[in-house]
Molecule: RNase P RNA; transfer RNA
Organism: Anaerolineales bacterium
RNA sequence: GGGGUCGGCCGGGCGAUCGCGGGUUGCUUAUGCGACCCGAGGAAAGUCCGCGCUCCAAAGAGCACGAUGCCGGGUAACACCCGGGCGGGGGAACCCGCGCACAGGGCCACAGAGAACAACCGCCGGUUUUCCGGUAAGGGUGAAAAGGUGGUGUAAGAGACCACCGGCGCCGGCAGCAAUGUCGGCGGCCAGGUAACCGCCAUCGGGAGCAAGGCCAAGCAGGGGUGAAGCUCGCUUGCGAGCGGGGGGUGGCUCAUCCCCUUUGAGCCCCGGGUGGGCUGCAAGAGCGUUACGGCAACGUGACGCCCAGAUGGAUGAUCGCACAGGUGAGUGGCGAUGGGACGAAGGGUUUUCCUGUAAACCAUCGACAAUCACCGGACAGAACGCGGCUUACAGGUCGACCUCCGAU
RNA sequence: GCCACCGUAGCUCAGCCGGCAGAGCAAUCGCUUCGUAAGCGAUGGGUCGUGGGUUCAAAUCCCACCGGUGGCU
Numbered sequence: 001g002g003g004g005u006c007g008g009c010c011g012g013g014c015g016a017u018c019g020c021g022g023g024u025u026g027c028u029u030a031u032g033c034g035a036c037c038c039g040a041g042g043a044a045a046g047u048c049c050g051c052g053c054u055c056c057a058a059a060g061a062g063c064a065c066g067a068u069g070c071c072g073g074g075u076a077a078c079a080c081c082c083g084g085g086c087g088g089g090g091g092a093a094c095c096c097g098c099g100c101a102c103a104g105g106g107c108c109a110c111a112g113a114g115a116a117c118a119a120c121c122g123c124c125g126g127u128u129u130u131c132c133g134g135u136a137a138g139g140g141u142g143a144a145a146a147g148g149u150g151g152u153g154u155a156a157g158a159g160a161c162c163a164c165c166g167g168c169g170c171c172g173g174c175a176g177c178a179a180u181g182u183c184g185g186c187g188g189c190c191a192g193g194u195a196a197c198c199g200c201c202a203u204c205g206g207g208a209g210c211a212a213g214g215c216c217a218a219g220c221a222g223g224g225g226u227g228a229a230g231c232u233c234g235c236u237u238g239c240g241a242g243c244g245g246g247g248g249g250u251g252g253c254u255c256a257u258c259c260c261c262u263u264u265g266a267g268c269c270c271c272g273g274g275u276g277g278g279c280u281g282c283a284a285g286a287g288c289g290u291u292a293c294g295g296c297a298a299c300g301u302g303a304c305g306c307c308c309a310g311a312u313g314g315a316u317g318a319u320c321g322c323a324c325a326g327g328u329g330a331g332u333g334g335c336g337a338u339g340g341g342a343c344g345a346a347g348g349g350u351u352u353u354c355c356u357g358u359a360a361a362c363c364a365u366c367g368a369c370a371a372u373c374a375c376c377g378g379a380c381a382g383a384a385c386g387c388g389g390c391u392u393a394c395a396g397g398u399c400g401a402c403c404u405c406c407g408a409u
Numbered sequence: 410g411c412c413a414c415c416g417u418a419g420c421u422c423a424g425c426c427g428g429c430a431g432a433g434c435a436a437u438c439g440c441u442u443c444g445u446a447a448g449c450g451a452u453g454g455g456u457c458g459u460g461g462g463u464u465c466a467a468a469u470c471c472c473a474c475c476g477g478u479g480g481c482u
Base pairs, nucleotide, nucleotide: 001405002404003403004402005401006400007399008398009397010396013322014321015320016319017318018317020039021038022037023036024035025034026033027032041380045391046390048389049388050387051386052385053209054208055207056206060255061254062253063252065205066204067203068202069201070084071083072082073081074080085098086097087096088095089094099200100199104198105197106194107193108192120139121138122135123134124133125132126131147165148164149163150162151161152160166190167189168187169186170185171184172183173182174181175180213280214279215278216277223271224270225269230243231242232241233240234239235238244262245261246260247259248258287306288305289304290303291302292301293300294299324378326376327375328374329373330372332370333369335367336366337365338364339363340362347355348354410481411480412479413478414477415476416475419434420433421432422431428465436452437451438450439449440448458474459473460472461471462470
């Protein structure tokens, strides 16, 4: 210097004028004016996960349903993050994947004899039109077809048997919290794939959502309907308790449990009527920054400092000027590459045509660089209860670590 | 705020428990007719919204985006 991998940060600055939302405050006064302070993001987005918070009495059990899925750790929690293990890709930095296919069922088009307990061609024996039997070496089909090499063996063959290699399972030792690794022994066990098909195993999940919920004000009809089955006991004689019955406990069912009602009968089911204003929730938080310690790390603990949007048809903007990145174009300058490149001088020589040598000057084209001028010009996008993640969008700039190739030392 | 569904030829739709993508209308050409329409015959036309994954194989299964429709409050 070229190519690549991984990660962090910024993503517009300054000034002037006009304008918007909120808070504090002064004057006025019931509405305005003034001063000061604050005013979007890394994704505020998609709403895909996980929580806080609030209400449903509490948040119980089983089934169903859903989610997650190597192991350990972090965390309020997670489908997130960190570390490790195994497998795959890459030359490397590095990247990607992950329960169970001997519990069982289903599926595997076309081709092929056969897609899971196969025999078409072939080989061998018998018989010799042909058929029967054995076989799984070789051929053929396919994405996928009975582990590989060599030998023994045989009518031909074959893990049928043997040696070595590869895989799988079981037992034991060692290392590790574990996933797993490694060593030794045993078993011919060697006939698939798919669970982003059903399923199995383990773990987790009650529901609804700030339009949750609370308070105030105003208004309307404390209107109508449906609705159950009563029985027993006690006494203070019109109430209470128990059993039964009805309804409810916010989007599956059942049980348990709880609440309300049980005929003078609903706050909860159905119909109808009214309002749709204000305050709160709601901005000090799983908060941010710096630093010390613990930990490989994610992260945790402590100290110090800071206060950082709260709209409700929804504020954070517009115009002008200046400089700065950046882009495009123009000519200029030196440099480099490619192509063309005559004669002579100077220098050397084996002395007429040779060498230095197309090398240079010079010309043309191209390239990057430098300053100058002109024009363009700042991505994706915008809070609405909050927080932790994931995913997606993003012009341009900048910093760091690592790998690899080339050159020089 | 909370949910559900859809996207396949120019148009309207099938196919969606995986195995070569179809129908009707429209288009083009031919036949028929004096000519047109209708009718008959033939032909062409597809990034299956986009990207990634699972699988031997994806319109179909899974994930993420893009666009659209509808529901509740």